[in-house]
c-di-GMP-I riboswitch aptamer from a Bacillota bacterium, 89 nucleotides, folded computationally. Its Rfam family is "c-di-GMP-I riboswitch aptamer". Rfam's curators write: GEMM was predicted in a large-scale screen for bacterial structured RNA regulatory elements. The coordinates come from a structure-prediction model, not an experiment, and the mean pLDDT is 89. Of the family's consensus pairs, 95% are formed in the model. The sequence was found by an Rfam model in a public genome assembly. NCBI's taxonomy places the organism under Bacteria, Bacillati, Bacillota.

RNA sequence: GACCGACAAAGGCAAACCUUUCGAAAGGAAGGGACGCAAAGUCAUGGGCCUAAAAUCCUGUAAGGGAUUAAGGCUGCCAGGCUGCCGAA
Repeated sequence: GACCGACAAAGGCAAACCUUUCGAAAGGAAGGGACGCAAAGUCAUGGGCCUAAAAUCCUGUAAGGGAUUAAGGCUGCCAGGCUGCCGAA
């Protein structure tokens, strides 16, 4: 240095839920809160999943309803890229 990941050390992040807020929604942000995480740091690159405003189609006298669909989203779904603390076996 690399691989690897300890009943090690110093720390770090923060699920669900609650409050406020943005958003059509999925979901995001802030505060509280801890289920957990050795990358639960970061990048939507490949897959997967979620939502369906706009658009298109169907239906209906109409109001409305239904279907398809991502340019929207999830990195704490998996993989991949980049970076990073410590140093036992």